[in-house]
């Protein structure tokens, strides 16, 4: 100092440029139980690292940053 990958609710992960960003899981109410768990219903949570462009529309392209993780020097 070059070069790949990766950054999306608290957590782990999904998402062909097009309503509302999906699953799981946490956590919170309720049902059920003698209780508590486990189960069954509802909710709450992310403006998608961060600035900028492209475009009628960007989590998605493209630029530039800034963090992790690997490679070569």
């Nucleotide at each position: 100092g070059g070069g790949g990958c990766c950054g999306u609710g608290g957590u782990g992960u999904a998402g062909c440029g097009g309503u509302u960003a999906a699953c799981a899981u946490u956590c919170c109410u309720g049902a059920c139980u003698g209780u508590c768990g486990a189960u069954c219903a509802g909710g709450a949570g992310a403006u998608c690292g961060c600035g900028a462009g492209u475009u009628c529309g960007a989590a998605u392209c493209u630029c530039g940053u800034c963090g992790g993780c690997c490679c070569c020097g």
A computed fold for a 73-nucleotide RNA from a Candidatus Omnitrophota bacterium, annotated as transfer RNA. Model confidence (mean pLDDT): 81 of 100. The same sequence occurs in records of 2 taxa. It matches the Rfam family "tRNA". Its family is annotated with triplet codon-amino acid adaptor activity in the Gene Ontology. By type it is a transfer RNA. Rfam's curators write: Transfer RNA (tRNA) molecules are approximately 80 nucleotides in length. Taxonomically the source falls in Candidatus Omnitrophota (Bacteria, Pseudomonadati).